The RNA shown here (c-di-GMP-I riboswitch aptamer) has 84 nucleotides and comes from Cytobacillus firmus DS1.
């Protein structure tokens, strides 16, 4: 060096919420916050979920994703420390 398998957190990462701000929304970003995470780094490739502005259908509503979601799963990409 490479590959498994795992313990532990000095130091990383931030669920709910709460303000502000952008969005049709879903959700995103910035600041407190701390559920929890060993990839909860980075891609929307595949399945799943959430929205439905437009847009179909015909209209007290149903479908749709081109719109989110990587902290729902699988993939792929990269990586810190220390012991076996």
């Nucleotide at each position: 060096u490479c590959a498994a398998a795992u313990a532990u957190u000095c130091g990383g990462c931030a669920a709910a919420c709460u303000u502000a701000u952008u969005g049709a929304a879903a959700a995103g970003u910035a600041a407190g916050g701390a559920c929890g995470c060993a990839a909860a780094g980075c891609c929307a490739c595949g399945a799943g979920u959430c929205u439905a502005a437009g847009g179909u259908c015909a209209u007290g509503g149903a479908c749709u994703a081109u719109g989110a979601u990587a902290g729902u799963c699988g993939g792929g990409u990269u990586g810190c420390a220390g012991g076996u």

Rfam family: c-di-GMP-I riboswitch aptamer. From the family's description: GEMM was predicted in a large-scale screen for bacterial structured RNA regulatory elements.
NCBI's taxonomy places the organism under Bacteria, Bacillati, Bacilli, Cytobacillus, Cytobacillus firmus.